[in-house]
RNA sequence: CUCGAUAAAGGCACACCCGGCGAAAGCCGGGGUCGCAAAGCCACGGGUCCUCGCUUCCGCGCGGCGACCUCACCACCGCCGCGCCGGAUCCCAAGACGGCCGAGCUGCCGAAG
Numbered sequence: 001c002u003c004g005a006u007a008a009a010g011g012c013a014c015a016c017c018c019g020g021c022g023a024a025a026g027c028c029g030g031g032g033u034c035g036c037a038a039a040g041c042c043a044c045g046g047g048u049c050c051u052c053g054c055u056u057c058c059g060c061g062c063g064g065c066g067a068c069c070u071c072a073c074c075a076c077c078g079c080c081g082c083g084c085c086g087g088a089u090c091c092c093a094a095g096a097c098g099g100c101c102g103a104g105c106u107g108c109c110g111a112a113g
Base pairs, nucleotide, nucleotide: 002113003110004109011036012035016031017030018029019028020027021026034099040105041104044102045101046100047097048096049095051093053091056088057087058086059084060083061082062081063080064079065078066077
């Protein structure tokens, strides 16, 4: 240096629970202990997640027009417009994740090779 031992000393802490923050993803503190040799740091590249806006589609509601029918109207049906603290989707932006991968920075211990 590589490497990572049924070594030693120590470290971190998934899910979940409690408290707090946030619109959310998620974060912080405490408990916890699935795992981790960088599960230390860093959002630079990829990825995932969330949200605002936007595009398109669908749904629902309201209004107008038409058609049908009728004694006449309403409803159903079609088209157009508007709205929705409805759903999906495209794009963009802000954000989150380092325990998804890569790049970068730093670092404890020392068996075997």